[in-house]
Context: one part of a larger RNA
Molecule: small-subunit ribosomal RNA, 3' major domain
Organism: uncultured archaeon
RNA sequence: UGGCGGGGGAGCACAGCAAUGGGAGGAGCGUGCGGUUUAAUUGGAUUCAACGCCGGAAAACUCACCGGGGGGCGACUGCCGUAUGUGGGUCAGGCUGAAGACCUUUCACCGAAUAAAAGGUAGAGAAGUGGUGCAUGGCCGCCGUCAGCUCGUACCGUAGGGCGUUCUGUUAAGUCAGAUAACGAGCGAGACCCCUGCCCUUAGUUGCUAUUUGUUCCUCCGGGAGCAAAGCACACUAACGGGACCGCUGGUGAUAAACUAGAGGAAGGAGGGGGCAACGGUAGGUCAGUAUGCCCUGAAUCCCCCGGGCUACACGCGCGCUACAAAGGCUGGGACAAUGAGUUGCAACCCCGAGAGGGAAAGCCAAUCUCAAAACCCAGUCAUAGUUCGGAUUGAGGACUGAAACCCGUCCUCAUGAAGCUGGAUUCCAUAGUAAUCGCGGGUCAACAUCCCGCGGUGAAUAUGCCCCUGCUCCUU
Numbered sequence: 001u002g003g004c005g006g007g008g009g010a011g012c013a014c015a016g017c018a019a020u021g022g023g024a025g026g027a028g029c030g031u032g033c034g035g036u037u038u039a040a041u042u043g044g045a046u047u048c049a050a051c052g053c054c055g056g057a058a059a060a061c062u063c064a065c066c067g068g069g070g071g072g073c074g075a076c077u078g079c080c081g082u083a084u085g086u087g088g089g090u091c092a093g094g095c096u097g098a099a100g101a102c103c104u105u106u107c108a109c110c111g112a113a114u115a116a117a118a119g120g121u122a123g124a125g126a127a128g129u130g131g132u133g134c135a136u137g138g139c140c141g142c143c144g145u146c147a148g149c150u151c152g153u154a155c156c157g158u159a160g161g162g163c164g165u166u167c168u169g170u171u172a173a174g175u176c177a178g179a180u181a182a183c184g185a186g187c188g189a190g191a192c193c194c195c196u197g198c199c200c201u202u203a204g205u206u207g208c209u210a211u212u213u214g215u216u217c218c219u220c221c222g223g224g225a226g227c228a229a230a231g232c233a234c235a236c237u238a239a240c241g242g243g244a245c246c247g248c249u250g251g252u253g254a255u256a257a258a259c260u261a262g263a264g265g266a267a268g269g270a271g272g273g274g275g276c277a278a279c280g281g282u283a284g285g286u287c288a289g290u291a292u293g294c295c296c297u298g299a300a301u302c303c304c305c306c307g308g309g310c311u312a313c314a315c316g317c318g319c320g321c322u323a324c325a326a327a328g329g330c331u332g333g334g335a336c337a338a339u340g341a342g343u344u345g346c347a348a349c350c351c352c353g354a355g356a357g358g359g360a361a362a363g364c365c366a367a368u369c370u371c372a373a374a375a376c377c378c379a380g381u382c383a384u385a386g387u388u389c390g391g392a393u394u395g396a397g398g399a400c401u402g403a404a405a406c407c408c409g410u411c412c413u414c415a416u417g418a419a420g421c422u423g424g425a426u427u428c429c430a431u432a433g434u435a436a437u438c439g440c441g442g443g444u445c446a447a448c449a450u451c452c453c454g455c456g457g458u459g460a461a462u463a464u465g466c467c468c469c470u471g472c473u474c475c476u477u
Stems, first nucleotide, its partner, number of pairs: 005477001007476007016466002020430005027322008035313002043054002065308003069305004076123005087110002089107001092104003127297002130295003136291001138286003141282003148187006155162002166179004192275005198242002201239004207232002211230008245268001248262005324423001328382007340371003345364002350359003389420001394415007436458008
C1' cells in the first nucleotide's frame, strides 16, 4: 500500500429483505447433465458465472466414437531398380453389402526413346475435431444493473508512499455544491447514437377513402354494398425539424447544490426501452469456429465408403411443456393485431378426402400477392365426478418429407384412457403496459420446436420502506 474480520459508521440493490402476484420442488412428458450400461453410447462446460449451453432440433451427411469390414494418399532430395515389357485403363466371370479393390482372363486401349512418370528404401512432407486454453492471439462470461481507476505540477514524508480522491450536504453516479495544501487534467459516469411517446413541415404508390362525381346491384325507399375516377383530409409510411430545462410558483435547505408539492403540458424531474461501457482481476471459458508456439501420429491418430452409435436405462439433478378443472371442458356461430418471411419459395380460389393431405392453379422477387391469429364475444351443453377434467401409454389404419423412417422422424383418424384432486424442507422471477395469460413470426430446416430470438392481443396485485438476512460501494480500525 492492498486484502480480509461471525470490528464500527454511512449508503445502495426485486440476480436483498419486507408487502403482493405467479411459479419450481409432488405427477406425466420434452430436453440437458451425472451415474450406470455398452463394441461405441465421441468430446468440452461443473457454485453464483456447467446442466433447451458449445446457436448442439445428430435417420445418411453432420461425426470427432465403435467394427463384425473394404478402399485411397508420401510435394521435394539421395540411393536402388526396369526392353528377358515396368506402369495405367478395361469387356466378362469370381470374391464382395457394393466395387478392375483383389483373383482368373480379354484387348488391332493408353504410355516410356535410354532413362524415368511406376515401385522399393532413407529422409522430408500433406493431413490431423490428436495433446497442451497452465505456452498464446482473438472473442466471450463474471466482478459490473458497479462508480470507480489514474496523471501533471505543487506541497508533506529519509523512503515505500501520502495529499489531490478527505469532510458536510446531495445525486443513479468521484453527480454537483460548499469547506479544504492543493490547483488542474484524462479514462469511466453523463453527454452521444438507435427505438418509442406529442406536434409541425415535406411527400402520396403498391398506402388511405372523409368529401365529390360516375356506374352496377340490393332495398322496409330512409339508405346500404361493390367498382372506377377525382382527392391526400384522416390514418399510415419515412425524411427534416420542434418539444423537457427543476424553465415557472410555493415549501425545505446555507440566499448553494439539490429535494419535495403544484401549475401548464402529449410527456416532469434520467419520460420509457436499448446500444456503448474504464484501470484491472478471475492461470474463468474456448487449441472442437478460425489463427497459432511446442509436442505427438504420419501409411496411420490422415482421407473416402458401408453399417451401428451419439436416441441405451435399477437411478439422482437442472430447465421447460401439459395438467390436476366450472374464471373451466366440449359443440355451433361471430370479431379484432404486430413483427417478419417468401422463386429449389409463399401459395389464394376451386375440386377430392372424415382428417393429415392430395389434384389443379391465379397472383407475388412483394406497403400490390401469399403465409394468416388465439385468448375474446354470443348461444347451447356438462354439475363436482378421477368426470364430457387430464392426456401419458399401447393397438390398428392412413398421410408427408427424403436414396432410405427397423434401430431412430413428424402429422391424421378410430380405439385404449396411466399418473395426477394444487405438491415437504427449500427455492426462483417480477414494481406497469410490468407480472400473469393468449396466440403469431423468424432462426435451425428436405422433414421434425415444449428451444432460442422477436412480435403484438388481454391485462392485475403490492411497496413508495428498511438494512434484519444475501451481497456491493465509500470512510474508519